[in-house]
RNA sequence: GCUCACGUGGCUCAGUGGUAGAGUACUUCCUUGGUAAGGAAGAGGUCACGAGUUCAAUCCUCGUCGUGAGCUCCA
Repeated sequence: GCUCACGUGGCUCAGUGGUAGAGUACUUCCUUGGUAAGGAAGAGGUCACGAGUUCAAUCCUCGUCGUGAGCUCCA
């Protein structure tokens, strides 16, 4: 330099056009003499950034940035 994949709550990941979810972690409460375990409720997201298509974009298209993998050239 080229090609491909990925970027979504703190963390790990689903969701692939119609108001965004799970596990885990966190907060409060219940249970206990007190912890752990268990149960109930709650909070937390500009869906990497920008533009386009569409009535409508996390999802489709283009560009940028970042991460990972592969290939090639020079030394």
Molecule: transfer RNA
Organism: Peredibacter starrii